This is a predicted structure of a 342-nucleotide part of an RNA (large-subunit ribosomal RNA, domain IV) from a groundwater metagenome. The full RNA is in RNAcentral, with records from SILVA. It matches the Rfam family "Bacterial large subunit ribosomal RNA".
Context: one part of a larger RNA
RNA sequence: CCCUCAUUAAGGAACUAGGCAAAAUGACCCCGUAACUUCGGGACAAGGGGAGCCCCUGGGGGUACUAAGCUCUCGGGGGCCGCAGAGAAUCGGGCUGGGGAACUGUUUACUAAAAACACAGGUCUGUGCCAAGCCGCAAGGCAACGUAUACAGACCGACGCUUGCCCAGUGCUGGAAGGUUAAGAGGUGGUGUGAGGUCUUCGGACUGAAGCACCUAAUCGAAGCCCCAGUAAAAGGCGGCCGUAACUAUGACGGUCCUAAGGUAGCGAAGUUCCUUGUCGGGUAAGUUCCGACGCGCAUGAAUAGCGUAAUCACUUGGCCGGUGUCUCAAUGAGGAGCUCG
Numbered sequence: 001c002c003c004u005c006a007u008u009a010a011g012g013a014a015c016u017a018g019g020c021a022a023a024a025u026g027a028c029c030c031c032g033u034a035a036c037u038u039c040g041g042g043a044c045a046a047g048g049g050g051a052g053c054c055c056c057u058g059g060g061g062g063u064a065c066u067a068a069g070c071u072c073u074c075g076g077g078g079g080c081c082g083c084a085g086a087g088a089a090u091c092g093g094g095c096u097g098g099g100g101a102a103c104u105g106u107u108u109a110c111u112a113a114a115a116a117c118a119c120a121g122g123u124c125u126g127u128g129c130c131a132a133g134c135c136g137c138a139a140g141g142c143a144a145c146g147u148a149u150a151c152a153g154a155c156c157g158a159c160g161c162u163u164g165c166c167c168a169g170u171g172c173u174g175g176a177a178g179g180u181u182a183a184g185a186g187g188u189g190g191u192g193u194g195a196g197g198u199c200u201u202c203g204g205a206c207u208g209a210a211g212c213a214c215c216u217a218a219u220c221g222a223a224g225c226c227c228c229a230g231u232a233a234a235a236g237g238c239g240g241c242c243g244u245a246a247c248u249a250u251g252a253c254g255g256u257c258c259u260a261a262g263g264u265a266g267c268g269a270a271g272u273u274c275c276u277u278g279u280c281g282g283g284u285a286a287g288u289u290c291c292g293a294c295g296c297g298c299a300u301g302a303a304u305a306g307c308g309u310a311a312u313c314a315c316u317u318g319g320c321c322g323g324u325g326u327c328u329c330a331a332u333g334a335g336g337a338g339c340u341c342g
Base pairs, nucleotide, nucleotide: 002336003335004334005333006332007331008330010328011327014326028050029049030048031047036041038158052080053079054078055077056076057075058074059073060072061071062070063069081085093321094320095319096318097317098316099315100313101312105117106116121156122155123154124153125152126151127150133142134141135140159308160307161306162305164238165237166236170234171231172230173229174228175227178226179225180224184220185219189215190214191213192212193211196207197206198205199204239257240256241255242254243253266300267297278294279293280292281291282290
């Protein structure tokens, strides 16, 4: 020096990415307790006080009883000792602003416990029972000894207020007049073989009925696709340019182009904001963080839900009080390890 402890003047977070770690608080009894709230909570809110032992004394309960004794309990008065009376140990620090997730729960066994998953609840879709869906080659099984208040699939995720516009393209559902269209049907035309016939240089050549095969035109021919509708809590999407008011600025207003429709209510430098430490206000002596506003939203936005919300949280981010060796700045002590010898 290192490890594990203990104590510390004055200061008290100046440490640090960050109060990490440590300190502090602490059980019980009494008083007292805010905003907000889903009226349950919040709450052990916060903030105060008490406590040992001895003597005297008042009341109440139990012991079947208006006795005694024993025992439990609620008081009143006086006294004693110590630094200290929950004398050790066990044993909440607290308050407050914002974000996220409603909540209790679940998870990466061995680097992640969370804002991720689940959840009650909401909506959509499928399924009429030999159900849909799932497993299996099948038999068969689960669903279910259930029956649409059921089961399966998808998304959202308590609760409150809400959930705008677009069906052009993609998907799904429905439709069936027309177009296209497979196998197949059909059999026009053709090919092969081929008795026979004709010719022959006798090698063969040409022609060719029936049959047997093969190819093939017209025509007929379903779903699908084209087509016509519906559907967004289906997958998704939700504009540009120019001008304009009696200072300026701005633009309620007008014009024009494009689109299926051009982002509604809300929220907004956000867990989303590049420029950016945006600007203003607050807090600090001083604040790239934080809170409240503003809104030219690089690139918010409504069940990939939007905005609120009491309670909850080993979540995340600010501020404050208390307390402290985190620090100014280090010191001392104890026990180990290290080192030497055995």